[in-house]
Context: one part of a larger RNA
RNA sequence: AUCGACUCUAGGGAAUUCGGCAAAAUAGCCCUCUGACUUCGGUUGAAGGGGUCCCAGCGGUUGUAACGUAUGUUGCGAUUGCUGGGCUAAGAUAUUAGGUCGGUCCGACUGUUUAAUAAAAACAUAGCCAACUGCUAGACGGGAACGUUGUGUAUAGUUGGUGACUUCUGCCCAGUGCCAGUAUCUGAAAGUGGUUUUCAAGCUGCCUAAGGACUGGUAAACGGCGGGGGUAACUAUGACCCUCUUAAGGUAGCGAAAUACCUUGGCCAUUAAAUGUGGUCGUGCAUGAACGGAGUAACGAGACUUA
Numbered sequence: 001a002u003c004g005a006c007u008c009u010a011g012g013g014a015a016u017u018c019g020g021c022a023a024a025a026u027a028g029c030c031c032u033c034u035g036a037c038u039u040c041g042g043u044u045g046a047a048g049g050g051g052u053c054c055c056a057g058c059g060g061u062u063g064u065a066a067c068g069u070a071u072g073u074u075g076c077g078a079u080u081g082c083u084g085g086g087c088u089a090a091g092a093u094a095u096u097a098g099g100u101c102g103g104u105c106c107g108a109c110u111g112u113u114u115a116a117u118a119a120a121a122a123c124a125u126a127g128c129c130a131a132c133u134g135c136u137a138g139a140c141g142g143g144a145a146c147g148u149u150g151u152g153u154a155u156a157g158u159u160g161g162u163g164a165c166u167u168c169u170g171c172c173c174a175g176u177g178c179c180a181g182u183a184u185c186u187g188a189a190a191g192u193g194g195u196u197u198u199c200a201a202g203c204u205g206c207c208u209a210a211g212g213a214c215u216g217g218u219a220a221a222c223g224g225c226g227g228g229g230g231u232a233a234c235u236a237u238g239a240c241c242c243u244c245u246u247a248a249g250g251u252a253g254c255g256a257a258a259u260a261c262c263u264u265g266g267c268c269a270u271u272a273a274a275u276g277u278g279g280u281c282g283u284g285c286a287u288g289a290a291c292g293g294a295g296u297a298a299c300g301a302g303a304c305u306u307a
Stems, first nucleotide, its partner, number of pairs: 028052005037042001039164001053086015087091001100307001102305004106300002111123002127162007138149004165295004170225003175222002177218005184213003191206005226244005253287001254284001265281006
C1' cells in the first nucleotide's frame, strides 16, 4: 500500500447511488393513548407518550400457622398501589430483542413453482359458469379380457373456462366449430336390373348408411364489435340531419395505463430544480366486459413513489 472480518468517531446528515444497496436506528414487559378505511372480524404492537435498579415507610386483596376468642394480635408467603430517600453517563444497563407512517399498480387471502442464476404480477385456490353423463353412464387405461373414477349415482362423476367479495357482464350466429332437423339433392361397398346367343371381364342403371348440400339454434363456443359530409344567433363544439357500408359496428365502465407511437401529451400537487410519482382531462397509434370490465378491507421476502 492492498484485501478480508469487525469496533468507535468531531461537525454535517442521503450531498452517495438506478435505488437509503449496505449500515445504523427500533426492540422485552407494564400502563396509557390510538386516525383514515373496513367485508365490522380487522387495521392494531397503528401512530404517539410514560414507567422499569436499590432501600425505607404506609396501605389494598389473599393463602397459611400459632395465640386468643373482642369480627383481633403475631409470624411466614403470594400479589398490587402510594409516598420518601440512594447511586450511575445509562436501571428490559449484558445476551436476547419490531424501524415507522402515507400514496399507487398487481394478485383477494394461507398455499405452490424453474433441486443448482427467476418465488413473481406466474400456478393453485374457495366461489362463478358452460358442456357431457340415467349407470352395462360418461371419461380414462388396455389388442382384448378387464380395471380406475366407485362398491360412488346428477347435492354425483368427468372435461373446459374464469378466479374471494361488491357491482356488473352490452351488440353480433355472416365466417369457423358444436347441437338439432331434413320433403328434396349428393353419397361407397354389398345387393340387384340392363347390355353381349350363353359364361367371364367390362360398360351402364336402381337402391342407399354416416357425412355433405339445405333449414334452424348456439358467443361464460373459437372469435368480431366502421367510414365520409353537413349542422345551434361571436367563435368553438355538435344533441341533430344526410350518405356509403357491415353479421354487428365497442354499450357500462376504465383510460398517456404492467396497454399511448407521437410523448418528457395538457393542467394541478409534490421539489430550489421532477423524462419521476399522485390527481385530473380524453379521437384510446393499438382499452373494454368470465381471453372477464370496474372497485375493493385484509394479506405480500411482489413493483413504483413520498416523508

Large-subunit ribosomal RNA, domain IV from a hydrothermal vent metagenome, 307 nucleotides, folded computationally.
The coordinates come from a structure-prediction model, not an experiment, and the mean pLDDT is 85.